[in-house]
Parts: sequence; C1' cells; structure tokens
RNA sequence: GCAGUCAUUCGGGGUUUGGUGAAAGUCCAGACCGGCGGUUACAGUCCGCGAACCGGCGCAGGCCGGCCGACGUGGUGGAAUCCCACGACCGACGGUGAACGGACCGUACGCAGGCGCAUUCGGCGCGGCGGGCGGCGAGGCAGUCCGGAAGAGAGAAUCAUUGC
Repeated sequence: GCAGUCAUUCGGGGUUUGGUGAAAGUCCAGACCGGCGGUUACAGUCCGCGAACCGGCGCAGGCCGGCCGACGUGGUGGAAUCCCACGACCGACGGUGAACGGACCGUACGCAGGCGCAUUCGGCGCGGCGGGCGGCGAGGCAGUCCGGAAGAGAGAAUCAUUGC
C1' cells in the first nucleotide's frame, strides 16, 4: 500500500418578500435548496447508486422484480453537458388545502306558450328553456409546511485484526 473481517462515529437542504382573497408558506410573482460514488477538471440536469413509490414472496428480519425527474449557448483550457458568463429546466408517497368548481337542490324574475283538471269562461295544478342569487359540494392546488422518519440508506471516516 492492497484485500478480507469486526467495531464505532458520521451520513438531505430549502419561504424573514410582495400580490389576490374572508381565508393561501399550497395559487401568481420573486426568493431559496441540491444525498452518495464515478467521470482527464469542482456536476441537482453526464454515467451509475441510494431513498421514496408499485408488484410478488415470507410469520418476520428481509429477498426478488419493476419504476426512477431535469441543459442549452458562448468562453478558458491539453482536457470541462463538472469551471466562468448568460439563459433555462427538475424534484417520491400520504396529509392539509385558497381561488375555482361538474352534477344536484332551492328561490324570485324573464321567455315560450306544452300537458292535465275545471269551466260560473275569470282560472287552478304540473312541466319546459334562460341567465341571476343562495345552498350543497364530487373534483382539484406543496421541491421548501405536517407525517412515515429519533426510520432506512448509497456510502464516508476512524479503530482493531488477519492475509498478501
């Protein structure tokens, strides 16, 4: 120095603004954030991995499979989708949830004059269409809030030990 084994520790960030509104960290604008390993050179956007999610199996620890977002231009350089400049883009699941809001119900009004009943020829009842107002409310809105999670984990560091 390399490889194996054991142990310990570490191992994900982000709304202090304005607008609308009765009400919004969820909408609009602005702001802010970026796990791990690799890559000739420093990466949220390249390659791969993890987490999350979905399916199967298992009493369970867990195992197997699936899914898995997003970048351009110019510059420097031997070398950069990694640096610099400019302009973009992306972000699991569940919850909450403003405006809006399908369908339905009620209501007065307007329009058209339909059906039934009655007929003392004056009507009475039911129904149609329209937009308004009111009710109810399926649906629907978070990378940053709440939750699973004081979890798990790609891995990183250190210690011990064995072998080469």
Molecule: FMN riboswitch aptamer (RFN element)